Predicted 3D model of a 687-nucleotide part of an RNA (large-subunit ribosomal RNA, domain II) from a bacterium.
The prediction has a mean pLDDT of 86.
It was read from a public genome assembly.

Context: one part of a larger RNA
RNA sequence: UCCAGCGAGUUAUUUGCUGCUGCAAGCUUAAGGUAAUUUACCGGAGGCGUAGUGAAAGCGAGCCUGAACAGGGCGAAAUUAGUAGUAGUAAAUAGACCCGAAACCGAGUGACCUAACCAUGGGCAGGCUGAAGCGCAGGUAAAACUGUGUGGAGGGCCGAACCGUAGCGAACUGCAAAACGCCCGGAUGACCUGUGGUUAGCGGUGAAAUGCCAAUCGAACUCGGAGAUAGCUGGUUCUCCUCGAAAUAGCUUUAGGGCUAGCGUCGUACGGUAGCUAAUAGGGGUAGAGCUCUGUUUCGGACUGGGGGUCGUAAGAUUACCCACCCUUGACAAACUACGAAUACUAUUAGUGGAACUACGGCAGUUAGAACGGCGGGGCUAAGCUCGUCGCUCAAAAGGGAAACAGCCCAGACCAUCAUCUAAGGUCCCUAAUUCUAUGCUCAGUGGGAAACGAGGUGAGAUUUCUUUAACAACGAGAAUGUUGGCUUAGAAGCAGCCAUUCAUUUAAAGAGUGCGUAACAGCUCACUCGUCAAGAGAUCUUGCGCGGAAAAUGUAACGGGGCUAAAGCAUAGAACCGAAGAUAUGGAUGUGUGCCUUUGUGGCAUGCGUGGUAGAGGAGCGUUCCUAUCUGCGUUGAAGUUAAAUUGUGAGAUUUGAUGGAGCGUUAGGAAGUGAGAAUGCUGGA
Numbered sequence: 001u002c003c004a005g006c007g008a009g010u011u012a013u014u015u016g017c018u019g020c021u022g023c024a025a026g027c028u029u030a031a032g033g034u035a036a037u038u039u040a041c042c043g044g045a046g047g048c049g050u051a052g053u054g055a056a057a058g059c060g061a062g063c064c065u066g067a068a069c070a071g072g073g074c075g076a077a078a079u080u081a082g083u084a085g086u087a088g089u090a091a092a093u094a095g096a097c098c099c100g101a102a103a104c105c106g107a108g109u110g111a112c113c114u115a116a117c118c119a120u121g122g123g124c125a126g127g128c129u130g131a132a133g134c135g136c137a138g139g140u141a142a143a144a145c146u147g148u149g150u151g152g153a154g155g156g157c158c159g160a161a162c163c164g165u166a167g168c169g170a171a172c173u174g175c176a177a178a179a180c181g182c183c184c185g186g187a188u189g190a191c192c193u194g195u196g197g198u199u200a201g202c203g204g205u206g207a208a209a210u211g212c213c214a215a216u217c218g219a220a221c222u223c224g225g226a227g228a229u230a231g232c233u234g235g236u237u238c239u240c241c242u243c244g245a246a247a248u249a250g251c252u253u254u255a256g257g258g259c260u261a262g263c264g265u266c267g268u269a270c271g272g273u274a275g276c277u278a279a280u281a282g283g284g285g286u287a288g289a290g291c292u293c294u295g296u297u298u299c300g301g302a303c304u305g306g307g308g309g310u311c312g313u314a315a316g317a318u319u320a321c322c323c324a325c326c327c328u329u330g331a332c333a334a335a336c337u338a339c340g341a342a343u344a345c346u347a348u349u350a351g352u353g354g355a356a357c358u359a360c361g362g363c364a365g366u367u368a369g370a371a372c373g374g375c376g377g378g379g380c381u382a383a384g385c386u387c388g389u390c391g392c393u394c395a396a397a398a399g400g401g402a403a404a405c406a407g408c409c410c411a412g413a414c415c416a417u418c419a420u421c422u423a424a425g426g427u428c429c430c431u432a433a434u435u436c437u438a439u440g441c442u443c444a445g446u447g448g449g450a451a452a453c454g455a456g457g458u459g460a461g462a463u464u465u466c467u468u469u470a471a472c473a474a475c476g477a478g479a480a481u482g483u484u485g486g487c488u489u490a491g492a493a494g495c496a497g498c499c500a501u502u503c504a505u506u507u508a509a510a511g512a513g514u515g516c517g518u519a520a521c522a523g524c525u526c527a528c529u530c531g532u533c534a535a536g537a538g539a540u541c542u543u544g545c546g547c548g549g550a551a552a553a554u555g556u557a558a559c560g561g562g563g564c565u566a567a568a569g570c571a572u573a574g575a576a577c578c579g580a581a582g583a584u585a586u587g588g589a590u591g592u593g594u595g596c597c598u599u600u601g602u603g604g605c606a607u608g609c610g611u612g613g614u615a616g617a618g619g620a621g622c623g624u625u626c627c628u629a630u631c632u633g634c635g636u637u638g639a640a641g642u643u644a645a646a647u648u649g650u651g652a653g654a655u656u657u658g659a660u661g662g663a664g665c666g667u668u669a670g671g672a673a674g675u676g677a678g679a680a681u682g683c684u685g686g687a
Base pairs, nucleotide, nucleotide: 001687002686003685004684005683006682011094012093013092014091015090016089017088018087019086020085021084022083023082026048027047028046032042033041034040035039052059053058062074063073064072065071097235098234100232104225105224106223107222108221109220115199116198117197118196119195120194121193122192123191124189126158127157128156129154133150134149135148136147137146138145162186163185164184167182168181169180201217203213204212205211210219238621239620240619241618242617243616248261249260250259251258252257262366263365264363265362266361267360268359269358273356275352276351277350278349279348280347281346282345288339289337290336294333295332296331300327301326304324305323306322307321308319309318310317311316369394370393372391373390374389375388376387377386378385399410400409401408414588415587416586417585419584420583421582425578426577427576428562429561430560434575436574437573438572439571440570441569447564453548454547457545458544459543460542461541462540463539464538465537466536474532475531476530477529478528480505481504482503485499486498487497511526515524516523589611590610591609592608593607594606595605596604597603622676624673625672626671627670628669629668631666633665634664641660642659643658644657645656646655647654648653
């Protein structure tokens, strides 16, 4: 990992509701007893109902409150239905759908591992060093002291056994649930070790690491309380049909749990109910707008008041300073409003509508939501961000499109069909359908990613200037004089800088000079003018499509690909076609209304609307084991089981036949459950 078997809403009591059955103003027995085979018959104690009300005494179709004959509250009447059993469903109490803790408590078992201690034994090759003391010699007044021998101390030194394990290797489904190799520490000591003994879990022992106490230690192990508890995780077994959510509010030692409401379903009841459309009547202070108010703020002006400065002894005067007020111009606001919508909301009337509404009762699930679009708050007008609200889809929705792609676009799958028409989106090939029609644009592979900004790319429109009295461009010429204007300066001559009556003269024209240049001049050039030439030339604005701006990590890689240029790109207009589980067509199944017929059957016919679905509610069935009755059933002329095929049913399934097998098994009507497996790191066995 696979296969087979086992494996999870049960049972008891009480209560609510629903269905059915019996009896009914009544219904019913319990314990117990008698007879006995299921069961039958007694047993009326008690229970529920038939009357309420009050805290109660109590009173009673009334009662309570109250001083009350008041008012009010709960009743009666109009309109009495219960009770016992049984099935289903839910709750409560019990282990209560199943498996799962870490833990807590009690009683015991452990010191053959290991920790410490007690008692009694054992072990430590060899080598080195050479303390005290002592002898001798020297030395001294005597000592001290020195030398040399002797001596054999030491948690002394080196190093086997022995004890240990710091580092590395290797091992790591091992030789081994801690071993092996190399290297290394101690090795007469706080040394190592044999045997026997002592200390026990709310404890012991510990040269202390929370270490060790039998491969177990922040509290051992075994059994028991015990099916501890688990607001947590996982799992929870056959089929078909109808409807179909929520991820919100309030409260919560509450936030991944609950309770109530909201939203679902089933039942009962109810009225032209809900909804929608139109008209009418309402309140509002949002969008917008505006600046009267509250604040912010711009230009110009006028003078009035205050503060500061200056002058003055003061009175006062004055001011290129500041503030406020006033007039005018232009603005801003969620916490501004003299204004003010659209929607939304409420009500009435009319129309439409056909149960989608409302009330009561049974049973739920949900209370982690997500993206997208509109309007807003927070954030950076960041986030696949976060919060609110309105809508939509997903959740719980398959199908077509977006290459692929829960939440985007189109569209809601009852079943069948080798039929038709369409939606979004598409129609050169991959790939179903136009290489369709008409007119333009784009040359950038723009299309097929991106901004500020930049540019004689190119199309369209508009305004305007010059122009056969010759424009624009090009070419041939001129571009002078007073003067080197004045000042400044070392110099300043059109051209460092400053000044201005930037003037005047000669001219076809020529600035007290547009730029380059010189130390300053010089030189080149421009404005301006003439000639040659001959028809358009220039400027500005708006707009379509393009260009640059444009750098990323495996490999083209920013159209899905090929490939595309009067497109297969873009724009406008048009015609066709393709395209879905949409619509239609034909047949069938099923739910639920309505009408008619009716042999009153869960029937027949016609007709309308439906049939995606998680949690969940409701309905109808299939199968397994056993029991009762039945077929006066089947079976060695072959039961169950196994296996293959066929037939049949919407399905769970059923039937038949062949083979195998070798002794039991079924139909029908009821009943009762150890009643259906693919999942639980499920359990047991096998491969």